Large-subunit ribosomal RNA, domain IV from an anaerobic digester metagenome, 347 nucleotides, folded computationally.
Rfam family: Bacterial large subunit ribosomal RNA. Rfam links the family to the GO terms ribosome and structural constituent of ribosome.
RNAcentral holds the full RNA, with entries from SILVA.
The prediction has a mean pLDDT of 87.

Context: one part of a larger RNA
RNA sequence: UCACGGUUAAGGAACUAGGCAAAAUGGUCCUGUAACUUCGGGAGAAAGGACGCCUUCUCCAUUAGGGGAGGGCCGCAGUGAACAGAUUUGGACGACUGUUUAUCAAAAACACAAGGCUAUGCGAAUUCGAAAGAAGCGGUAUAUAGUCUGACACCUGCCCGGUGCCGGAAGGUUAAGGGGAAGGGUUAGCAUAGGGGAUUCGUCUCCUAUGCGAAGCUCCGAGCUGAAGCCCCGGUAAACGGCGGCCGUAACUAUAACGGUCCUAAGGUAGCGAAAUUCCUUGUCGGGUAAGUUCCGACCUGCACGAAUGGUGUAACGAUCUGAAUACUGUCUCAACCGUGAGCUCG
Repeated sequence: UCACGGUUAAGGAACUAGGCAAAAUGGUCCUGUAACUUCGGGAGAAAGGACGCCUUCUCCAUUAGGGGAGGGCCGCAGUGAACAGAUUUGGACGACUGUUUAUCAAAAACACAAGGCUAUGCGAAUUCGAAAGAAGCGGUAUAUAGUCUGACACCUGCCCGGUGCCGGAAGGUUAAGGGGAAGGGUUAGCAUAGGGGAUUCGUCUCCUAUGCGAAGCUCCGAGCUGAAGCCCCGGUAAACGGCGGCCGUAACUAUAACGGUCCUAAGGUAGCGAAAUUCCUUGUCGGGUAAGUUCCGACCUGCACGAAUGGUGUAACGAUCUGAAUACUGUCUCAACCGUGAGCUCG
C1' cells in the first nucleotide's frame, strides 16, 4: 500500500451520474391498519405492545403437550448466539404469472388470455416433397391456417384518388396455336444462242450458256381467328396507407365564434399534449427545495400526438425506468484504530 472483516466522537447523503456499497428492518403472538379498488385485493399496509428464569392455583388432554389467573428473581441486554421483510409516496411503460440475447443487454422487447380481419366444405386451405407420400387429422368452420392488436373500462372518426386484394365482363389491347393470301429456293419441260456427232439435208441427238418455268418438295408468311392478364367498371382501410394553405372580420387592445378564396381522395374527429414524441427550450405559470437543466400539476405556440402500425384511463403486479420522504448509516466532512492474508525489507 492492497484485499477481506470489525469499531468509531460530532454531523447524517453534505458523497455520487445515481444512497452504488454499507447500515438499518427482521422470528412468534396480540392490538391495529389509509387512499384507491376489477370488491378478490391493497395488507405483513402503516403504527404499536409482549417474549427470560423460579414458583402457586386451575382448565383441556391424560404418552408427548397446550391454555388461563397470580406471586417472586436476575442481567446492559430474555426470538440474550445463528438463521430470518426496511418502509412510505408521486409519475412513466407494460395489464398480470411467464419467456429472451448459453458466454457484456431480463427490459418498456417476446409471449399471453381477449378482440378483429382473411383463407379453407374436406382428396380442405396451408406446409414439406420433381413424385409416391406425409403433416394438417384418425381433426371438420365453437375447426384449421395466415396476419394485426394485446387483460379490463370508455371508445375506435374522415378518405377507395395511389398501391394491394375481391368481384365484373360489354368494349380496347394481347401470346402460343389455328389459318393460309402473297413471295423466295429447287426444276421436268420449253425458248434462244454457240459448238460436236449422225443425216434421207426435212431433221435427229449430245454438250455449254442465258431466259421462262408446271407439279411436287421446301423456306418465309399478310388478312382472319385466338385465353388469362393489362386498360376499363364497381367494392374493400381492425388492407398498405393518407388525414391542407392564404386573407379578412367583434364598440380599448388582443383574439376570432364568422366570412372570402385556392387546392385535395379526404383535410386529424374524440381523447391526450414541452410527452419514452417539443427543435427553439432550463418554454411560461404553479408545487416541492434556502437554492431544482431532473420530478409533479397546468397552459397549448403539437419543429414532427392521435384512435387495433390502436387512442385515453386503470386496481393488482415488476431484480423495469424516474422524482420525493422517513429510518439508517464511514457514501461523505476526514479520517483513525483493530484483526486476518498478501505485498515490501532482511535472512